């Protein structure tokens, strides 16, 4: 300079614009003589950042960062 990545504490889906999610893990109950296992409830997010286009963006556009690749 070409290309890719960034979403929950972690690993990641969210594909052709409308409702932000899944495992693990965190609390609390339940089960249990207690632990673990299993069930059920819950918390937790400025979508990496600014800025555009739309009645409306995690998703199109534009600029910047991170970090990953190739020249």
């Nucleotide at each position: 300079g070409g290309g890719g990545u960034g979403u929950a504490g972690c690993u990641c889906a969210g594909c052709u614009g409308g409702g932000a999610g899944a495992g693990c893990g965190c609390u609390u109950g339940a089960u249990u003589u207690g632990c673990a296992u299993u069930c059920a409830a819950g918390a937790g997010g400025u979508c990496g950042u600014g800025g555009g286009u739309u009645c409306g963006a995690u998703c199109c556009c534009c600029a910047u960062c991170u970090c990953c690749u190739c020249c």
The prediction has a mean pLDDT of 82. The RNA shown here (transfer RNA) has 71 nucleotides and comes from a bovine gut metagenome. It matches the Rfam family "tRNA". The family's RNA type in Rfam is transfer RNA.